This is a predicted structure of a 519-nucleotide part of an RNA (small-subunit ribosomal RNA, 5' domain) from uncultured Stichotrichia. Its mean pLDDT, the model's own confidence on a scale to 100, is 87. The full RNA is in RNAcentral, with records from ENA. Lineage of the source: Eukaryota > Sar > Alveolata > Ciliophora > Stichotrichia.
[in-house]
Context: one part of a larger RNA
RNA sequence: GAACGAACGCUGGCGGCGUGCCUAACACAUGCAAGUCGAACGAGAAUCCGGGCUUCGGUCCGGUAGUAAAGUGGCGCACGGGUGAGUAACGCGUAGGUAACCUACCUUCCAGCGGGGGAUAACGUUCCGAAAGGAACGCUAAUACCGCAUAAGACCACGCGGUCUGCGGACCGAGUGGGAAAAGACGGCCUCUUCAUGAAAGCUGUCACUGGGAGAUGGGCCUGCGUCCCAUCAGCUAGUUGGCGAGGUAACGGCUCACCAAGGCGAAGACGGGUAGCUGGUCUGAGAGGAUGAUCAGCCACACUGGGACUGAGACACGGCCCAGACUCCUACGGGAGGCAGCAGUGGGGAAUAUUGGACAAUGGGCGAAAGCCUGAUCCAGCCAUGCCGCGUGAGUGAUGAAGGCCCUAGGGUUGUAAAGCUCUUUCACCGGUGAAGAUAAUGACGGUAACCGGAGAAGAAGCCCCGGCUAACUUCGUGCCAGCAGCCGCGGUAAUACGAAGGGGGCUAGCGUUGUUC
Numbered sequence: 001g002a003a004c005g006a007a008c009g010c011u012g013g014c015g016g017c018g019u020g021c022c023u024a025a026c027a028c029a030u031g032c033a034a035g036u037c038g039a040a041c042g043a044g045a046a047u048c049c050g051g052g053c054u055u056c057g058g059u060c061c062g063g064u065a066g067u068a069a070a071g072u073g074g075c076g077c078a079c080g081g082g083u084g085a086g087u088a089a090c091g092c093g094u095a096g097g098u099a100a101c102c103u104a105c106c107u108u109c110c111a112g113c114g115g116g117g118g119a120u121a122a123c124g125u126u127c128c129g130a131a132a133g134g135a136a137c138g139c140u141a142a143u144a145c146c147g148c149a150u151a152a153g154a155c156c157a158c159g160c161g162g163u164c165u166g167c168g169g170a171c172c173g174a175g176u177g178g179g180a181a182a183a184g185a186c187g188g189c190c191u192c193u194u195c196a197u198g199a200a201a202g203c204u205g206u207c208a209c210u211g212g213g214a215g216a217u218g219g220g221c222c223u224g225c226g227u228c229c230c231a232u233c234a235g236c237u238a239g240u241u242g243g244c245g246a247g248g249u250a251a252c253g254g255c256u257c258a259c260c261a262a263g264g265c266g267a268a269g270a271c272g273g274g275u276a277g278c279u280g281g282u283c284u285g286a287g288a289g290g291a292u293g294a295u296c297a298g299c300c301a302c303a304c305u306g307g308g309a310c311u312g313a314g315a316c317a318c319g320g321c322c323c324a325g326a327c328u329c330c331u332a333c334g335g336g337a338g339g340c341a342g343c344a345g346u347g348g349g350g351a352a353u354a355u356u357g358g359a360c361a362a363u364g365g366g367c368g369a370a371a372g373c374c375u376g377a378u379c380c381a382g383c384c385a386u387g388c389c390g391c392g393u394g395a396g397u398g399a400u401g402a403a404g405g406c407c408c409u410a411g412g413g414u415u416g417u418a419a420a421g422c423u424c425u426u427u428c429a430c431c432g433g434u435g436a437a438g439a440u441a442a443u444g445a446c447g448g449u450a451a452c453c454g455g456a457g458a459a460g461a462a463g464c465c466c467c468g469g470c471u472a473a474c475u476u477c478g479u480g481c482c483a484g485c486a487g488c489c490g491c492g493g494u495a496a497u498a499c500g501a502a503g504g505g506g507g508c509u510a511g512c513g514u515u516g517u518u519c
Base pairs, nucleotide, nucleotide: 001519002518003517004516006515007514008513009512010511013391014390015389016388017387018386020383021349026347027346028345030344031343032342035075036074037073040072041071048063049062050061051060052059053058082302083301084300091227092226093225094224095223096222097221098220101219102218106215107214108213109212110211111210112209114148116146117145123138124137125136126135127134128133155178156177157176158175160173161172162171163170164169184207185206186205187204188203189202193200194199195198228274229273230272235265236264237263240262241261242260243259245257246256247255277299278298279297280296281292282291283290284289304325305324306323307322308321327338328337329336330335355381357380358379359378363377364375365374366373367372394424395423396422397421404415405414406413407412428460430455431454432453433452434451438446463508464507465506466505467504468489469488470487474503475502476501477500478499484491485490
C1' cells in the first nucleotide's frame, strides 16, 4: 500500500446492488418447511338451508355433497434446503478404465395385455389402557396380493459355428431343454351379436400395465499422478499379504468364511501424533510465489450420540423404523413422547452477525389426464454505513477586507469571498397527480414500487483523524519527569510546534480513525 463475512470509538442525508453466528456440530418454546392423485378402490359425515310429520322432546325427505376427515392403493418423500463435526482418504482434483456393474420417471423400437382365486384395512360389534395405542370376532373393494395359460425376445443349462482378443475371455448366429409376465381407468360410437328410447360382452381413442432391445440421464467400483506439519513418531502388520474353493453383491475384490503358503509395507518416510472438509475460485503480488476455501458453483461427509437393518430403481434415509445412551417433557407410576447443522424465532456463548414478514406473480420441483394442490426451494419485502458504486448537503456575485475569535514587534496580520447582502437553481428528500415492464390469452407478492408530470422553499442534510522526524500540516496558553503521549526513534524535570485546550493548518469524506488477520 492492498484486502476483509469483521469488531470497537466518534459521526451519519439519499439511492442501487451485494453481504450478514467466523464463537457452543450448545440447548431449544411456538408456527410453518412434502405432499399429491376420486380418471386405481371401497365406504362416507357433521353443520346449515328448504320441505313433511310432531306428543314440540324430536323424526323423516331433499340440498349442502359423493364434499370434509379418515382408510386401501400409486407416485413422490434418496430431489430441493442446512451444516463442516468427522475425514490426510481414491475424500477431493485431474486423466483414464469397467471384457466387473446398476439406472424409477423420459425418448424410441419390438412383442404382448387371456382366464381364475383367496384375503385385508376402512366399517360394525365387544373388550383392554390415564394416555400413546392395542386385542378378538364379523363384512367388503381394487391398477393391493396369489396360482394357471401364453413367451418373439430376455434369463439358466448343454453342446455347435463365426468374428475379435490384452489368450482370461467378449460379442454375434442358429439348436435342444427348463423355469418366469401383465390391470385396468376414462371418453366417444352403434356396422355386426344380445337386451331393445338407449345400452352392453362389442368397436374405437387416450392414459396406464407386462416382457425385451437401444438411447438419454444419474450413479457404483477400479487405476496413474497431485494433495499440510512433526523423525523429540523408526520400525509397522494376523484377514495381515497371496493362493484355491465357497458365500455375498448390481458388480470386481479378504468384502466375508474354510483350508494352504508366509508373506505385505517402510528414510522416495511405513506406523504413530497433530491439524484440516477438497476444488473451481478468493486476497495479495510485476511475476514466481505466499495466504485462504464466507457468499456463488461442483464433489464429499453428517443430521441429539453410537449401532443396525427394512422399504425401494435409488437410502443404511435431516423433518422414516428398531436397539442402546445422554438430555427434555407428559403420566393415573403401569407406561409413553421428542430431536431447528430447514425458515423465522428464544436462551446461552461471544468483540460480533437480521424479521416468529409477503407471495406462489415469475423460475424450478412433487403429484395429477387436466383444473389444480403443495413448495420458508425461489422471488420479494424488513433490519444493519457491513461492503462496493453513484448522488447531495447549493451556484454566481459580494471588501468598509464588517463583527467576533486568535496572534502581535500594538503598526498590523489571520480566519476570509469566508459570512451578511444581492441575483439564481431545485438534484436528493418532502407534497399532489399519472403510473409501468417483469405476463405468450388469463394470472403481479414486489407495489401505487420504478419512472414521468406538477408544486413549495436554500430550504431538511458534515464529520472524523492528524500537524517533532519518518509524513502533508504551527502558533499561543495551561502543565512542570506531574498529568499524560507513543507505530519506531522518542517527548514531559518552567518559554513543550511531541502532554491538555484554543486559534490556524493538512488529509480523507457519509464516513473517519483504532484493533485484529493475510499478502